[in-house]
RNA sequence: CAGCUAUCAAGAGCAGGUGAGUGAUACAGCACUAUGACCCUGCACCAACCGGCAAAUAUGUCAACGCAUAUUGUGUCACGGUGGUCCAUCUGUACAGAUAGUCG
Numbered sequence: 001c002a003g004c005u006a007u008c009a010a011g012a013g014c015a016g017g018u019g020a021g022u023g024a025u026a027c028a029g030c031a032c033u034a035u036g037a038c039c040c041u042g043c044a045c046c047a048a049c050c051g052g053c054a055a056a057u058a059u060g061u062c063a064a065c066g067c068a069u070a071u072u073g074u075g076u077c078a079c080g081g082u083g084g085u086c087c088a089u090c091u092g093u094a095c096a097g098a099u100a101g102u103c104g
Stems, first nucleotide, its partner, number of pairs: 001104001003102006013043005021032003025094005044085004049081002051077004055072007089096001
């Protein structure tokens, strides 16, 4: 980077820097923005996708207790890998986009 799978109406902000657009792209709307948006940095916070632990189930093993593996739309953990912290992925149409896992 491509393919495949899953999720996307919940949740969570302050400070400093920069200085004009931003909400992926196009069109039509709408919203935010010099009362400083977007972006960057710092700290803080949210989140269970990966991960840890537990539980349940199945299989294997054992005389049994137990152990191992797999699954789960179960519970818990924010240490780690990540992601996020204006508006339903802002809305509609087209095309898709974002995040995570897996595989080449």
SAM riboswitch aptamer (S box leader) from Leuconostoc citreum, 104 nucleotides, folded computationally. NCBI's taxonomy places the organism under Bacteria, Bacillati, Bacillota, Lactobacillaceae, Leuconostoc. The prediction has a mean pLDDT of 83. RNAcentral holds the sequence, with entries from Ribocentre.